[in-house]
RNA sequence: CGGUUGAUCCUGCCGGACCUGACUGCUAUCGGAUGGAGACUAAGCCAUGCAAGUCGCACGUCUUCUGACCAUGUUGAAGGCGUGGCGGACGGCUCAGUAACACGUAGCUAACCUACCCUGCAGACGCGAAUAACCCCGGGAAACUGGGACUAAUGCGCGAUAGGUCAUUGUUCCUGGAAUGGGCUCUGACCUAAAUGGCUGGAUGAGCAUGUUCGUUCAGUCGCUGCAGGAUGGGGCUGCGGCCGAUCAGGCUGUUGGUGGGGUAAUGGCCCACCAAACCUAUAACCGGUGCGGGCUUUGAGAGAAGGAGCCCGGAGAUGGACACUGAGACAAGGGUCCAGGCCCUACGGGGCGCAGCAGGCGCGAAAACUUCGCAAUGGGCGAAAGCCCGACGAGGUUAGUCCGAGUGCCUUCCGCUGAGGGAGGCUUUUCUCAGGUCUAAAUAGCCAGGGGAAUAAGGGGAGGGCAAGUCUGGUGUCAGCCGCCGCGGUAAUACCAGCUCCCCGAGUGGUCAGGACGUUUAUUGGGCCUAAAGCAUCCGUAGCCGGCUCCGUAGGUCUCAUGUUAAAUCCAACGGCUCAACCGUUGGCCUGCAUGAGAUACCCCGGGGCUAGGAGGCGGGAGAGGCGGACGGUAUUCCUUGGGUAGGGGUAAAAUCCUUUGAUCCAAGGAGGACCACCAGUGGCGAAAGCGGUCCGCCAGAACGCGCUCGACGGUGAGGGAUGAAAGCUGGGGGAGCGAACCGGAUUAGAUACCCGGGUAGUCCCAGCUGUAAACGAUGCGAGCUAGGUAAUGGGGUGGCCACGUGCCAUCCCAGUGCCGCAGGGAAGCCGUUAAGCUCGCCGCCUGGGAAGUACGGUCGCAAGACUGAAACUUAAAGGAAUUGGCGGGGGAGCACCACAAGGGGUGAAGCCUGCGGUUCAAUUGGAGUCAACGCCGGGAACCUUACCAGGAGCGACAGCAGAGUGAAGGUCAGGUCGAAGACCUUACCAGACAAGCUGAGAGGAGGUGCAUGGCCGUCGCCAGCUCGUGCCGUGAGGCGUCCUGUUAAGUCAGGCAACGAGCGAGACCCCUGCUACUAAUUGCUUCCAUUACCCGCAAGGGUAGCGGGGCUAGUUGGUGGGACUGCCGUCGCUAAGACGGAGGAAGGAGGGGGCCACGGCAGGUCAGUAUGCCCCGAAACUCCUGGGCCACACGCGGGCUGCAAUGGUAAGGACAAUGGGCUCCGACCUCGAAAGGGAGAGGUAAUCCUCAAACCUUACCCCAGUUGUGACUGAGGGCUGCAACUCGCCCUCACGAAUCUGGAAUCCCUAGUAACCACGUGUCACACACCGCGCGGUGAAUACGUCCCUGCUCCUCGCACUCACCG
Repeated sequence: CGGUUGAUCCUGCCGGACCUGACUGCUAUCGGAUGGAGACUAAGCCAUGCAAGUCGCACGUCUUCUGACCAUGUUGAAGGCGUGGCGGACGGCUCAGUAACACGUAGCUAACCUACCCUGCAGACGCGAAUAACCCCGGGAAACUGGGACUAAUGCGCGAUAGGUCAUUGUUCCUGGAAUGGGCUCUGACCUAAAUGGCUGGAUGAGCAUGUUCGUUCAGUCGCUGCAGGAUGGGGCUGCGGCCGAUCAGGCUGUUGGUGGGGUAAUGGCCCACCAAACCUAUAACCGGUGCGGGCUUUGAGAGAAGGAGCCCGGAGAUGGACACUGAGACAAGGGUCCAGGCCCUACGGGGCGCAGCAGGCGCGAAAACUUCGCAAUGGGCGAAAGCCCGACGAGGUUAGUCCGAGUGCCUUCCGCUGAGGGAGGCUUUUCUCAGGUCUAAAUAGCCAGGGGAAUAAGGGGAGGGCAAGUCUGGUGUCAGCCGCCGCGGUAAUACCAGCUCCCCGAGUGGUCAGGACGUUUAUUGGGCCUAAAGCAUCCGUAGCCGGCUCCGUAGGUCUCAUGUUAAAUCCAACGGCUCAACCGUUGGCCUGCAUGAGAUACCCCGGGGCUAGGAGGCGGGAGAGGCGGACGGUAUUCCUUGGGUAGGGGUAAAAUCCUUUGAUCCAAGGAGGACCACCAGUGGCGAAAGCGGUCCGCCAGAACGCGCUCGACGGUGAGGGAUGAAAGCUGGGGGAGCGAACCGGAUUAGAUACCCGGGUAGUCCCAGCUGUAAACGAUGCGAGCUAGGUAAUGGGGUGGCCACGUGCCAUCCCAGUGCCGCAGGGAAGCCGUUAAGCUCGCCGCCUGGGAAGUACGGUCGCAAGACUGAAACUUAAAGGAAUUGGCGGGGGAGCACCACAAGGGGUGAAGCCUGCGGUUCAAUUGGAGUCAACGCCGGGAACCUUACCAGGAGCGACAGCAGAGUGAAGGUCAGGUCGAAGACCUUACCAGACAAGCUGAGAGGAGGUGCAUGGCCGUCGCCAGCUCGUGCCGUGAGGCGUCCUGUUAAGUCAGGCAACGAGCGAGACCCCUGCUACUAAUUGCUUCCAUUACCCGCAAGGGUAGCGGGGCUAGUUGGUGGGACUGCCGUCGCUAAGACGGAGGAAGGAGGGGGCCACGGCAGGUCAGUAUGCCCCGAAACUCCUGGGCCACACGCGGGCUGCAAUGGUAAGGACAAUGGGCUCCGACCUCGAAAGGGAGAGGUAAUCCUCAAACCUUACCCCAGUUGUGACUGAGGGCUGCAACUCGCCCUCACGAAUCUGGAAUCCCUAGUAACCACGUGUCACACACCGCGCGGUGAAUACGUCCCUGCUCCUCGCACUCACCG
């Protein structure tokens, strides 16, 4: 930093980034350094070669070569065998074992040894016996071995001297802290040295050719012996230090000690005999697991954590185990013996071997080099030396282990997009390559000088976030795959697989595993425990830890100084050497430790003295459901008896089981028995907690207050331990009224092993014992101190006042306990807050992601049930706390709505028909829409068209490339064939003259896909009253306040209050229609006011209708501009408000009525088929055209309508009154033909002008309750209209036919006034139209509404939530 959430703050873990080690993938030019390289697994097994010899100046003997010599000489070299000496106890390898004096550190050894080396002193006398090699004879396959004979020494033995050991006597001896040590001395016993050898030189004696030797002496040198000392190396002992497990709590019999012995270089139960019964252990014995220890290494700021292969020090081991010999040193890696296991040889009798030395092999594994060279250097052994030997070591070879350094080029110019990249020319040569010199034991490498030539040299990982770098292209389509974690992938993948581009590091770069850090997630530094994991149920108390005031002493802790030590390497610093660096060297520091000595004394410990504030005791008067025991009482339930009394009782939401005529329930009286203890009674009291409630008595205990009388720190906490411990349960014995697990019935239910009802056993009660747990909770351990207050009530006390003098009342103060609120402070917040969860101290208990799991195993306890203690494998990215926004609730409160109820009116649901949908069918019955918010919806009616579907037929490719084409492309056409029809195709032929669909791309077009890629539009929440912002304030924050509360409203409408004050979008206002009115205007409108024409009635007068010409604009009409309504006025209510109710006036009254508009947003709502549009797809077909069919099918289901079922009706005749509208491929008058539909002809109308104009209603007549004179489906016949065409599949007229249907179950829809209901009319689409549809228009014209939130929903406040894709969770 990423990850729990819609968002937030925490807790908490998981993951990432960093460093290190091993292995591994891909890639790779060079050099240097390295105490890198079979440590990790198999301390598994090993072929072969090598890894320890040396000395002739200790000695014998043999061989070869060589020189010399009858004495002036008696030499030299090489080798073999053996005796002897020293060394093979070092060096090298490994880490199995070991939890130990193994290691580290500091000491001790008065309990010891030490070859070779050094120093000092003193010595080395006299004798003797063997033996190997060699020779001879044997055994055996071999390994090896037996016998005989000879011989030497620095080999071996004896004696002496020096000396030593032990015991004893003495000591005014020495060292020392101390003699058990040492010295000296007496006596005794015992033991006991040596090599006078080698060499060289000198002197000298004897021998010598089958030989060449043996002595004596002097000097030098190397050796030998004794004693003492040193040095070096070891042995032993001790303090302290360093792993895990208590699910290891007791261990131990040589165990612990003593005496005496044995053994050792030496102490010691090390071993043995006897005696005693000890010894270790919670400061962790014993047991189990793991493990060589340290210097150091990795990491970390450090404290730490982890590691301890390689280098150094120490230890241990040498196939496993045991044992001794030799030796100064071993219980011995390349010595010996035995056992075991493995291997080898064998003549089967018997033998041999031990790579955890260097190479090398097998095996094991993820994992690790050459069977190299040399003793030149360093070092070791031997030797007098020369020298010999050394797989120690020094060199080289292999290796991407690590660290360090260098390089893979530079310049100019041209092409190219100011690119990517490429061409040309030039420069340089680290590297590279060629051939020299030097270096080296010999080489390589390196270094020096020269020739050639940019030549010989770049990859790995990543690009969604964390995390640096792509929303680029192609493929894939929850597939393939990726991913440490979160998470990508379901057709537009910045996350998969590729390409391109980019990022990081770079001769490297990634991955896996392991360690550290990150992690203050083990917290000493440096965490927590009310609710996140975590306070033991409570108290007492052991060990431990901690502890009041004061004085003195000591100096253990503590502090200071000094000395010694803390190996080297490592680490740090400076300087220096390799060209630099890595690396190496020199010097200094450090190594935080331990020991000793000297000092300091504040604090802690310890010892002593004193004090009283802590604590304890005493005394006093009070409070209390404190405990135990006993006695007494009370009401009720049940049962029994008696009396009264009669048909029910009981129980429930409703019932039933049940009780009851054998008399219940009910009433009264009496009795029995068990349990319990109303009122008082209280966020009251007491108790450690569990818990404790009738009254009285007895016994016991604790707390508070007051006094300040006594003691004088006696205290706090408390691991283990002990005691107490609700309910249930268990054992034994009583008791049993009521209640009541289990159980039995009755109900409920889909079921009901439940909730409800009727019964009912254990139990509940008592006594004795066990269990030992609870949400045993304040989810808050105990004790002490400090840090504002307010208020209430309990107990005690002080002071003052009152007094009805009481155990009274009031006020105030102190102490103790109990609650609430609250400052500072704390906390993630909720909250806590002198009763702390604040600030400090002491002690105890407990926690370390979730699950598995309080499970398993083991142990302890229990009669059992079970309790206490208490894991792991595995699994998982979260689990969790507090608070926030919303949503939800068969939670609460307030308000509202005829798409809610109620009060009413009318329907739907039954029938026939129409229409849409589903289903089924079909070649196709194209597709969409699906609760409200799909279903007379898209689409305002599909004969063709529409049309998207089906069958059949035909047509179409801009542009580019290739094949083709003047040997004629594409095209056109007579005839015939084919066909539903057709130069579409085929046959034959003709015309004409330049392109070209055969192939590859690419297009046009697509009602092909995706409405979950989109725009736009629409629906809906919503006939709702909400949704936000600015500033400010509150909160760590998400967020909150504002927008809440009270009243009011249709309304977040308004008023008042308020950490809010304002504002915006909505509501309202606004716009249109309508209702009243004023003014104005007047054609096509209106108007008998005047004249006049025609017709009709009338004798006439006259009247009527229609028109024409004038006049007029009062009424009406149509348009325009205004007015009017504002709770304005009065009364009542309300707060004096907002407003509500009633009234007046008014055409209209509280929004007058109706409409338009309709917030922030939500739905993955609907539409790619209206258009637009991304991506995908088809592309000669999914494009375009044509013919025919289908969308109209029909067992069936659903929605919406129409018409009816009739008399408030039907039929017939007559009569009356509208408005909106429409009209040129149009409306069409009048006339005329027809029974009608309709036909003919055609005035007028581009419209207030012409055309089209109602029905219900009224009057009269008939019908008489019936499947009818209701209804009008279905069917037949005949006509008509539109249209290319009415068969599938149109409409109209006439006649005939005359089905279901007699008011519609459950359920459900609409509606509050000019509304519902009823009645017709216009119009849209339109060639005609199946309209019963949609949109409008007028006519007639009701009923009911107390009202409410019960149903369905909506808004606001509030509570809960484990929901937030939000309860269809």
This is a predicted structure of a 1369-nucleotide RNA (small-subunit ribosomal RNA) from an uncultured archaeon. The RNAcentral record of the sequence draws on ENA, Greengenes and SILVA. Its Rfam family is "Archaeal small subunit ribosomal RNA".